[in-house]
RNA sequence: ACAAGUAAAGGGCAAAACCAUUGAAAGGUGGUGACGCAAAACUACAGGGACUAAGGGUUCAACCUAUGUUAGCCAGUUGCCAAA
Numbered sequence: 001a002c003a004a005g006u007a008a009a010g011g012g013c014a015a016a017a018c019c020a021u022u023g024a025a026a027g028g029u030g031g032u033g034a035c036g037c038a039a040a041a042c043u044a045c046a047g048g049g050a051c052u053a054a055g056g057g058u059u060c061a062a063c064c065u066a067u068g069u070u071a072g073c074c075a076g077u078u079g080c081c082a083a084a
Stems, first nucleotide, its partner, number of pairs: 012037002017032006035072001041077003047074002049070003055065004
């Protein structure tokens, strides 16, 4: 010097719940809030899983189906500071 990366430092994000709003729903958005997270940053036609079923279909009051959703499910990509 380079690589890795625990402690530390500077910090960051924001679960559930409640209120408002949006959506057929799953869910999303905003506010309050903090369960937690070293990637809880980005990516949904890179991949897998899961959720919903408006519309469509069917052997029809049930079932199937994503173009919808989920990245804080796995995953892919990128990344701050780093003693001993």
Predicted 3D model of an 84-nucleotide RNA (c-di-GMP-I riboswitch aptamer) from Anaerobacillus alkaliphilus. The RNAcentral record of the sequence draws on Rfam. Of the family's consensus pairs, 95% are formed in the model.